[in-house]
Context: one part of a larger RNA
């Protein structure tokens, strides 16, 4: 001086507790295992691996398998040597890659370019090694904390500063002190949002006033409103009462859209786990080089006795069904959104008006409301499951796409020990958007509708921070 202890003092966190809604029992969707198999590529492994790398495996992606080819190569740079345009375009062969065989037959500043064939150097490699490495990234944890520099103290290792009283979300900040400074964290400075005012007024808005029309900012006109979008204003314990060492600050009140870090986001100190990538790319040793490189069609990655996580839909009547009527937000969009109209029960066709979009379009918001039916049933619940006919995208949907119709109608009647989220525009529950994408999401990110409940309190349980203590550990 650390790390430890079923030691102690103190503090804090959805860590317990009070609650809400779930997982863990069912069905399916996905991911690891495990077995299988020619192959079922490879990786991640306790919290920190498992809807993770994968924002999207039919072919391709693809790295794996068995088969058919090729060996200066699918790709780069250079040499020498030779020929010639190359390319494309026909025929044969083939399951494609390839081969074979015709046809074509180049410009030139005369150096050459471009292309084939030989031949060399050398490419290439998702082959090892994350325990040789860069970058990045988890994670403790957005926890308060972790150094220095000079001085003091100790032989020294090192302390002291950073400990003490107080106080904070904070080593925040006040006092006090052999410490006196200062640095990397913290907070502030940045974007969202809440309140308002100035400027501006189209594609947005329509209060006043005209016009039209079944109806509509649809038209003239208008900047008020609402909203866009830039620049301002505001919130600091400033102001008041109390408490506290008269400090720091805490507790209350006033004004105020908003109160004491408003709410939310970015933002991760010094290290720690030889944490994880050599398969996102660079890299170093090693290894392969007629292959461990490279082309090609299939097939696999989608298997399936079985275990695990993460999801979803339920199991109903706060409900299902039927019909009718309302109120968003943020996006997207020319190889594209696609309106009206017509056709089809439907997915979806036809048709073509507009839209590079505050102008058109995706676009139907659903949950809420209202009005009928069902009346406790394995039900009019639930939708797995299989059979039939179809629809779209795609050179192709058999392995193995997604959706409709129409019949079928499984398990489920609330879930054992265990266990996860969460404290307010949250939980929960409703739909809408995007990325990837030709197609394929119950997964991811991102939007906004409805909207609760409960925290007495820190005695346990967890993981943190700080002083102490005790050690035969380091």
């Nucleotide at each position: 001086u650390g790390a430890c202890g079923g030691g102690g003092g103190c503090c804090c966190g959805c860590a317990c507790a009070a609650g809400c809604a779930g997982c863990g029992g069912a069905g399916c969707g996905u991911g690891c295992g495990g077995u299988u198999u020619a192959a079922u590529u490879c990786g991640a492994a306790g919290c920190u691996a498992c809807g993770c790398g994968a924002a999207g495996a039919a072919c391709c992606u693809u790295a794996c398998c068995a088969a058919g080819g090729u060996u200066u190569g699918a790709c780069a740079u250079g040499a020498u040597a030779u020929g010639g345009a190359c390319a494309g375009c026909u025929g044969g062969u083939g399951a494609a890659a390839g081969c074979c065989a015709g046809u074509c037959u180049c410009u030139u500043u005369c150096g050459g370019g471009c292309c084939g064939u030989a031949u060399c150097a050398c490419a290439g490699g998702u082959g090892c090694u994350g325990c040789a490495u860069g970058g990045c990234u988890g994670u403790c944890g957005u926890c308060a904390g972790c150094u220095c520099g000079u001085g003091c103290c100790g032989u020294g290792a090192g302390g002291u500063g950073u400990u003490g009283g107080g106080u904070u979300a904070a080593g925040u900040c006040c006092c006090g002190c052999a410490a006196c400074g200062a640095g990397c964290g913290c907070a502030a400075c940045c974007c969202c949002u809440a309140u308002u005012c100035u400027u501006a007024g189209u594609u947005g808005c329509c209060a006043g006033c005209a016009c039209a029309u079944a109806a509509u900012g649809g038209u003239g006109g208008g900047g008020a409103c609402u909203c866009u979008a830039a620049g301002g204003a505001g919130a600091c314990u400033g102001c008041c009462u109390g408490g506290g060492a008269u400090a720091a600050c805490c507790a209350g009140g006033a004004g105020g859209a908003a109160g004491g870090u408003g709410g939310g986001g970015a933002u991760g100190a010094u290290g720690u786990c030889a944490a994880g990538u050599c398969a996102g790319u660079a890299u170093g040793u090693c290894c392969c080089u007629u292959a461990u490189g490279u082309c090609c069609a299939g097939g696999g990655c989608u298997a399936c006795a079985c275990a695990c996580g993460u999801g979803u839909u339920a199991c109903a009547a706060u409900g299902g069904c039927u019909a009718g009527u309302a109120c968003a937000a943020a996006g997207g969009g020319u190889u594209g959104c696609c309106a009206a109209c017509c056709c089809g029960c439907g997915a979806g066709g036809g048709g073509g008006a507009g839209c590079c979009a505050a102008u058109c379009u995706c676009a139907a918001a659903a949950a809420a409301c209202u009005a009928g039916c069902c009346u406790c049933a394995g039900u009019u619940c639930a939708g797995a499951u299989u059979a039939g006919a179809g629809u779209c995208u795609g050179c192709a949907a058999c392995u193995c796409g997604a959706c409709u119709c129409u019949a079928u109608g499984a398990a489920g009647c609330a879930g054992g020990a265990a266990u996860c989220g969460c404290u307010a525009g949250u939980a929960a529950u409703c739909g809408u958007g995007g990325a990837u994408c030709a197609g394929c999401a119950u997964g991811c990110c991102a939007c906004g509708g409805u909207g609760a409940a409960u925290a007495c309190g820190u005695u346990c349980c967890c993981g943190g921070g700080u002083c102490u203590u005790g050690u035969a550990c380091a």
The prediction has a mean pLDDT of 85.
Predicted 3D model of a 474-nucleotide part of an RNA (small-subunit ribosomal RNA, 3' major domain) from a marine eukaryotic metagenome.